[in-house]
RNA sequence: AGUCUUCUAGCGCAAUGGUAGCGCGCUAGACUUCUAAUCUAGAGGCUCUGGGUUCGAGUCCCAGGAGGAGUG
Repeated sequence: AGUCUUCUAGCGCAAUGGUAGCGCGCUAGACUUCUAAUCUAGAGGCUCUGGGUUCGAGUCCCAGGAGGAGUG
C1' cells in the first nucleotide's frame, strides 16, 4: 500500500428490514441454623461514529474510527 473480518448490557454471544434477547455476572426476595447450591423477580443497551436508502435499519449502501488475520 491493498484484501478480508469484527464492533450489540460489566463479560461472552444471539437477533429473516418490523417493540433488541440468551448465558454468566450484579441486586433483592424465597429456601437454609449460617454459607454455598437451587428457585423467583429486578436493574443494567439511545447496537463504535457520521451520513444515505426505506413507511420502518442492529441488519442494506457510503465515509470515518478502533481491534484482528492474510497478501505485497
Notes:
RNAcentral holds the sequence, with entries from ENA. Transfer RNA from Flavoplaca cf. flavocitrina, 72 nucleotides, folded computationally. Its mean pLDDT, the model's own confidence on a scale to 100, is 81. NCBI's taxonomy places the organism under Eukaryota, Teloschistineae, Teloschistaceae, Xanthorioideae, Flavoplaca. Its Rfam family is "tRNA". Rfam classes the family as a transfer RNA.